[in-house]
Model confidence (mean pLDDT): 76 of 100. This is a predicted complex of two RNAs, RNase P RNA and transfer RNA, with 473 nucleotides together.

RNA sequence: GGAGCAGGUCGCACGAUCGCUCCGUGGCUUAAUCACGGGGAGGAAAGUCCGGGCUCCACAGGGCAAGGUGCUGGGUAACACCCAGUCCCGGCGACGGGAGGAAAGUGCCACAGAAAACAGACCGCCCCACAAUUCCGGAGGAUAACCUCCUCUCCAGGUAUUGUGGAGGUAAGGGUGAAACGGUGAGGUAAGAGCUCACCAGACCCGAUGGUGACAUCGGGUGCUAGGCAAACCCCACCUGGAGCAAGACCAAAUAGGGGAGCGCUUGAGGGUGGCCCGCCCGAAGCUCCCGGGUAGGUCGCUAGAUCCCUUCGGUAACGAUAGGGACCAGAGAAAUGAUCGUGACGCCGCCGUUUCAAGGGCGGUAUGACAGAACCCGGCUUAUAGACCGGCUCCCUUU
RNA sequence: GCGGGUGUAGCUCAGCUGGUAGAGCAUAAGCUUCCCAAGCUUAGGGUCGCGGGUUCGAAUCCCGUCGCCCGCU
Numbered sequence: 001g002g003a004g005c006a007g008g009u010c011g012c013a014c015g016a017u018c019g020c021u022c023c024g025u026g027g028c029u030u031a032a033u034c035a036c037g038g039g040g041a042g043g044a045a046a047g048u049c050c051g052g053g054c055u056c057c058a059c060a061g062g063g064c065a066a067g068g069u070g071c072u073g074g075g076u077a078a079c080a081c082c083c084a085g086u087c088c089c090g091g092c093g094a095c096g097g098g099a100g101g102a103a104a105g106u107g108c109c110a111c112a113g114a115a116a117a118c119a120g121a122c123c124g125c126c127c128c129a130c131a132a133u134u135c136c137g138g139a140g141g142a143u144a145a146c147c148u149c150c151u152c153u154c155c156a157g158g159u160a161u162u163g164u165g166g167a168g169g170u171a172a173g174g175g176u177g178a179a180a181c182g183g184u185g186a187g188g189u190a191a192g193a194g195c196u197c198a199c200c201a202g203a204c205c206c207g208a209u210g211g212u213g214a215c216a217u218c219g220g221g222u223g224c225u226a227g228g229c230a231a232a233c234c235c236c237a238c239c240u241g242g243a244g245c246a247a248g249a250c251c252a253a254a255u256a257g258g259g260g261a262g263c264g265c266u267u268g269a270g271g272g273u274g275g276c277c278c279g280c281c282c283g284a285a286g287c288u289c290c291c292g293g294g295u296a297g298g299u300c301g302c303u304a305g306a307u308c309c310c311u312u313c314g315g316u317a318a319c320g321a322u323a324g325g326g327a328c329c330a331g332a333g334a335a336a337u338g339a340u341c342g343u344g345a346c347g348c349c350g351c352c353g354u355u356u357c358a359a360g361g362g363c364g365g366u367a368u369g370a371c372a373g374a375a376c377c378c379g380g381c382u383u384a385u386a387g388a389c390c391g392g393c394u395c396c397c398u399u400u
Numbered sequence: 401g402c403g404g405g406u407g408u409a410g411c412u413c414a415g416c417u418g419g420u421a422g423a424g425c426a427u428a429a430g431c432u433u434c435c436c437a438a439g440c441u442u443a444g445g446g447u448c449g450c451g452g453g454u455u456c457g458a459a460u461c462c463c464g465u466c467g468c469c470c471g472c473u
Stems, first nucleotide, its partner, number of pairs: 001396005007390004012344007020040008042371001046382002049380005054244004066240005071085005086099005100235002105233002107229003122174002124170003127166007135158002137155004182200006201225002203222008248300004258291006270282004307327005312321003347366006401472007410425004419456001427443005449465005
C1' cells in the first nucleotide's frame, strides 16, 4: 500500500421567534382561559417472533392430548437470548456455519439403471446338461501286393469353439445414478467373494487415564462394514394452565327493568289549568321514597425500575456483589412532541493557490439529512437505517 | 391488542402426502367464410411475491421479510 474478518460508540449542536401537549403555582372557588415555572420519543419506539413481571379466572395429585426446545457446561426473573467450550464442515488465515436418536418401528428415495435397501444377475466370468463343429486318439469298412497319405462311417474317449437350456453359481470388471453394501495386496476358488490373511479406514463392545461434562488419548476384543431423509411420521429428554392494562379495582348519572316500604284503588292517589285555594277538565290505576345490580362517564392501575454509567471486588467470559459516586422525572383522551430563521460542525461541488499530482490551506455555494413516532412495563431476537467516529485481528505485496 | 388466511401465465384458478409447473378465458398464426362472429388446429407467454436454509432435488418442508384480505374484542 492492497484485500479482508470480527466488535464497539454516536446518529446533528447551540440560539431566537411562533406554536402543541402534560404537570405545578397564582389570578376568591370549579370549568374554561391567561401569566409564570418545569417535563416532553428511539436505537430500533417497528415486526409482535420468543421470554418474564403485573392482574383476573381456573387449579389436590397424576396422566393423555396439543405446542415448543434439542451437543456440553455456565449466566439469568426467564428465554428459542447471552458467554465459554466439544465434535464436524467451509476458508491459506482472522473467522463463519451446523448439532439428540436412522443397529426401536413405519414411510419415501423421481428419471436412469440389471438392481434403490434384511438387495439385485443386463453384459461379462464360471459350472452342469444337450446338440453341432475343429483337431487328436481309437475301431471298422472301401481301395490297394504292402506301408504312408486322402476319403467314408462309428465312439458312454480327450481338447477347443459355438448355440440352447438351468426358478445354477458369482458382486471382482462394465455401464446408470445424488447415492450401488469398505480400500490395497496376497492366498484361495470352477469362477469369485472378508471366504482367509497382512496393512489401512470406519463401526460397535470392554477397560484405563484426563475432563463437572460434551468429548479426547491409549490399550484390548469382534470380519462387524450397518446408505440417505426425522426443517417425513415417530422415539427419547426437558419445558408450557388460560387470557390479556380494552387485564383488573373503586366511584357512579339519565332511561328501562328488579326488590322493599308508604299512600291510593270511585269514600278519587296523581296530572293539567293556576301565585295559592275552591272550581273545571283528564284520570277506573297507579304514585312517592329507599335499596341493590349495571351502562355512559370519572378515578386508580400509570410508570423510578430484575433501571443505566463510572470506580472497586469475584469470575476466562456472559454476569454477579454490594461498597462508593453519579444519572434518569412523556406518561395524556385515539393520542402532543412541530414549523421558520440564524450561527457552527461534518459531507459534497466549484474556484484560488502550489511547476504538475496528492496532502494541507483559503473563499464561495449547497442540503439538514437515513430508517423511523411511545400507548402497562421490562429482557432478548429479527428487520430498516444517510453518514461519522473508535480501537482490534488476518492474509498478500513493497521498502528499511 | 389478540388471531387466521393468501400471493403460481395478461385475468380467474389447479398443483402444496417433495421428482422436468398445468387448465379455462385472453393473445398470435393458420383453416373455414364473400367478410365478421362462432368453430377447428397449432404456437408463444412463468424470477411460482422476495431472501436464506434442509435435501441428490423445493411452487411444495423450515426460518426471515414484504404486500393483500378476513375474524374477535
It holds a member of the Rfam family "Bacterial RNase P class A". Rfam links the family to the GO terms dimeric ribonuclease P complex, ribonuclease P activity and tRNA processing.